Predicted 3D model of a 376-nucleotide RNA (Bacterial RNase P class A) from a Pseudomonadota bacterium. The gene name in the source record is rnpB. Lineage of the source: Bacteria > Pseudomonadati > Pseudomonadota. It matches the Rfam family "Bacterial RNase P class A". Rfam classes the family as a ribozyme.

[in-house]
Order: sequence, then C1' cells, then structure tokens
RNA sequence: CAAGAGACGGUGACGGUCGCUGAUUCAUUUGAAUCAGAGGAAAGUCCGGGCUUCACAGGGCAAGGUGAUUCGUAAUGCGAAUCGGGGGCAACCCCAGGGAAAGUGCCACAGAAAAUAUACCGCCGCAGCCAUGAGUCUGCGGUAAGGGUGAAAAGGCGAGGCAAGAGCUCACCGCCGCGUUGGUGACAACGAGGGCACGGAAAACCCCACCUGAAGCAAGACCGCAUAGGAAGGCGUAUGAGGACGGCCCGUCCAAAGAGGAUUUUUCCUCGCGUCUUCGGGUUGGUCGCGUGACAUGAAGGGCGACCUUCAUGCAAGAUGAAUGACCGUCACCCCGUAAGGGGGACAGAACCCGGCUUAUACCGUCUCAUGCCAU
Repeated sequence: CAAGAGACGGUGACGGUCGCUGAUUCAUUUGAAUCAGAGGAAAGUCCGGGCUUCACAGGGCAAGGUGAUUCGUAAUGCGAAUCGGGGGCAACCCCAGGGAAAGUGCCACAGAAAAUAUACCGCCGCAGCCAUGAGUCUGCGGUAAGGGUGAAAAGGCGAGGCAAGAGCUCACCGCCGCGUUGGUGACAACGAGGGCACGGAAAACCCCACCUGAAGCAAGACCGCAUAGGAAGGCGUAUGAGGACGGCCCGUCCAAAGAGGAUUUUUCCUCGCGUCUUCGGGUUGGUCGCGUGACAUGAAGGGCGACCUUCAUGCAAGAUGAAUGACCGUCACCCCGUAAGGGGGACAGAACCCGGCUUAUACCGUCUCAUGCCAU
C1' cells in the first nucleotide's frame, strides 16, 4: 500500500423567541418559577419472563417445544467457552449436532440393479459347428475386480493368489467393540484384537431424553351512571342437575325449595326454585394499574469468557383521538467548488415493564487479527 476477518461507539451540540405534556413549590383575576420530556432499533409480535385473573399450584393422557458438552441467567428456542463435522491459505465463518440394528414409508430420471437390491458391456472354463490352428456363433457353468448410468452401486489403495475374479490372503488406512492415559464432560491419544461390514435421508411419520397450567394491561381493581327483575330451550328438583382454569379421563371437594292438581298404583300436568346454552337490552364515564426496577452510571475485586460480588452516586417521558415541537443564529459532520460560496442527512415515533432474537438503515469513528507486495 492492497484487499479481508472480528468487536465496539456516536446517531448532532450550544444559545434565543414562541408553543405543548408531566412533577414539585408558591399563588387563586385561573398564573409564575425550577426540573425533565420519543430509539439503536421505539419496528416484527418471533421467544423468555415479571405482573394480573381463574384454579384442588392432585394424578394421567393429549398437545406443544428443545436436542453435542459444560457453564451463565429470573428464564429461554438466548449468551459464553469447548468438542465433533464442513468451508476458507489464514484470521475466521456455518451446522434443525440423540436414534436408520423398534417399526412404517421414500430415494425422481438414468441405469442390469437403489437395500433380504444386480448382470447391460465385459472376463474365464467346458461342450458343439468349422477345422492344421485361430476367429465367429450357440448352449451350460463361474464371476462382480474392469467399463457404463447416477447424488449415491455391498470400504479404499498396493501386492499375492485364482481358470478368471472376490478381504480369498497379507501390509497400511477405514470401521467395530475392548483396555490404558488425559479431561467435570462432549471427546482425544495410544495399544492389542476382530469379523472384514452396517447405503442416504427423521427440516418424513416415528422412537428416546429433557421441559411446559390457561388467558392476557383491551389483564385486572375501585367509584359512578343506566337498563329489560327481558325472551326461548334443555336438564334437575337430592335417587345430586350443575360447578371446581383452556381439550379429555380419574380422584377429591362444593352444591339448589318445594307446593298444588289428575290418577288405585306406575305416571303425567301446572307454578315455583336451581343450573346450563342461545338470542336480545343497558353502561361504553372517571380514578388506579402507570414506572423504584432481575434499574442506570462509576470504581474495586473474582472469572479464559458470558457474567458475578461489594461500595458509592442517581431517579432520567407517562400521554389517553394521543405531549416530547416550530423558527432564527453559531459551531460540528458529509458532498460540490481553487476559493468565495452553495447544498444536505438514512431507517424511522414510547402506550404495562424487562431480557433476547430477527428485520430496515445515511454518515462518522476506535481497537484487534490474518494474508500478499514493497522499503528499512
């Protein structure tokens, strides 16, 4: 100097004038003063929780989620470090990383054959025709090493052996389980031995291990106002209807009001009561929830790290048809220009809160690492 990899930060500042919202103090001619006021993603609503309500926070099934190991965290499907596999010269990056020998299903096309899978071309032996012999053709038997097809074809390479071949045999790899050593562990290294075999894919169903109540701030609590004490149907009237969080089952618990009439009895009818379902009506106003929290900043210590502990300091929006703004000046940054000067920001706006992930994005900056070239 070139091109590359990883991590992090900023997201304009100051002043003035005017206009909004909240808190606090003083006032009460309805104002004055001070302080604060939308992001790195506020987005997506994909996850995890806090919180609220309903629950017997009992058991089981269903349903859903995760999937190498260890650690972190309130918790996770998140984060850190490590292991295994893959990509890259490397720094680094990616992985939906348990099981195919429990079972079912799939592997198009091509190819002889796609998993209890095979003989298209070929190689070898015997016999026949011809014949001195070779060659060609036919039949029978052996073969899966060579060629072809394919993403993948019954481990790879080399030697021996065979009629020709084949782990048939041997050496080296590979695979399988065993032992020793190291590691918390996933795993790794080494050693001797073994049959030489068991395709791929579960992001197909499935099996295994672990985890999980449901619904959600439009949750919910209180005050106020108003209405239709509405209508229909089912079940029950203790011999238990019905209820006890969202789907089912079991267990356990709670639980209602009867009266009259007809009828020999059984039984039926009416009214009432309890409960379930459906339709319809009223209210749709106010306050709280609503920001002190797994919080923020700084320092010290521990840890490879994510992160943790202790101390100190601080309180930084709370609207509800929806505030957090407009203008001017100066400076900073970017672009054009020799200069004067001119122009200009992307993605984008809180609504219960927090921790993640993902997506969109202009400009500026900092640190570390690997590779190539040149110079000293």